c-di-GMP-I riboswitch aptamer from Noviherbaspirillum denitrificans, 86 nucleotides, folded computationally.
RNAcentral holds the sequence, with entries from Rfam.
RNA sequence: AUUCCGAUUGGGCAAACCCGUCGAAAGGCGGGGACGCAAAGCUACUGGUCUAAGGGCAACGAGCCUAUGACAGCAGGGCUGCCGGG
Numbered sequence: 001a002u003u004c005c006g007a008u009u010g011g012g013c014a015a016a017c018c019c020g021u022c023g024a025a026a027g028g029c030g031g032g033g034a035c036g037c038a039a040a041g042c043u044a045c046u047g048g049u050c051u052a053a054g055g056g057c058a059a060c061g062a063g064c065c066u067a068u069g070a071c072a073g074c075a076g077g078g079c080u081g082c083c084g085g086g
Base pairs, nucleotide, nucleotide: 003086004085005084006083012037013036017032018031019030020029021028022027035073041079042078043077045076046075047074048071049070050069054066055065056064057063
């Protein structure tokens, strides 16, 4: 340096929920808080999931369809990385 693995060490991140805030919503951001995570670091490329403002259809109806919106803690891919062991 590369690769495989994850006992130990020092650490890291932070689910649900609560408060505030942005958003039509899904959801994001900040604070609190820890369910968990060896990439739960980054990335929307592939599949999947969520929402439907706007648009279309129907109707005068609360409904149906749709991503240009979102999810990286759904799976895979790409990039990067600490410690230790082989």
Annotation:
Taxonomically the source falls in Noviherbaspirillum (Bacteria, Pseudomonadota, Betaproteobacteria, Burkholderiales). The coordinates come from a structure-prediction model, not an experiment, and the mean pLDDT is 87. It matches the Rfam family "c-di-GMP-I riboswitch aptamer". Rfam links the family to the GO term cyclic-di-GMP binding.